[in-house]
Molecule: SAM riboswitch aptamer (S box leader)
Organism: Actinocorallia herbida
RNA sequence: CGCUCAUCCAGAGGGGUGGAGGGACCGGCCCUGCGAAGCCCCGGCAACCCUUCCGGCGAUCCGCGCUGACCUUGCGCGCGCUCCCGGAACAGGUGCCAACUCCGGCCUGCGACCAGAUCGGCGCAGGUAAAGAUGAGGG
Numbered sequence: 001c002g003c004u005c006a007u008c009c010a011g012a013g014g015g016g017u018g019g020a021g022g023g024a025c026c027g028g029c030c031c032u033g034c035g036a037a038g039c040c041c042c043g044g045c046a047a048c049c050c051u052u053c054c055g056g057c058g059a060u061c062c063g064c065g066c067u068g069a070c071c072u073u074g075c076g077c078g079c080g081c082u083c084c085c086g087g088a089a090c091a092g093g094u095g096c097c098a099a100c101u102c103c104g105g106c107c108u109g110c111g112a113c114c115a116g117a118u119c120g121g122c123g124c125a126g127g128u129a130a131a132g133a134u135g136a137g138g139g
Stems, first nucleotide, its partner, number of pairs: 001139001003137006013042005021031003025105004043097003047094003051089006058083002061080001062078005101131001106127006113121002
C1' cells in the first nucleotide's frame, strides 16, 4: 500500500505545554480564547488479539451406541482440550475516552408539503450500498 473477515445505537477523566483550529471527504450541523489540533504525564473504557478457567450437544465435526436400510437416513450419549457460542479472571499488544461512524451523500417506501407531464425538491421511515474507523489474518 492493498485483500479477506468481524465490529461500529453502549462505555470512558484530569493536569501541563501549545496557541487556532477540529469533528476523514463533500453538504449540513456542532465543538472551540470559559483555550482547538499536536506533544507529555497520570487515569479510565473495553472492540479485537493473546493466556487460563467455567459452562453450552450449538456443528454437514469427532467417538460410541441404536434404528432403518442397502451404502446411507434419523435418534441418543460423551464438552471430546477440533470448531463455534456465552461468561469470568489476569496482565499484556493495539485501539479508544463530545454529539448513533454527529446527520445525510446509495437503494426502497410513505407524504394531505413545494413544484406541477414523466420527474424533481423537501420531510419522515426502513434497509443495508458506498465511504470511513478499529482489530485480526494473509499478500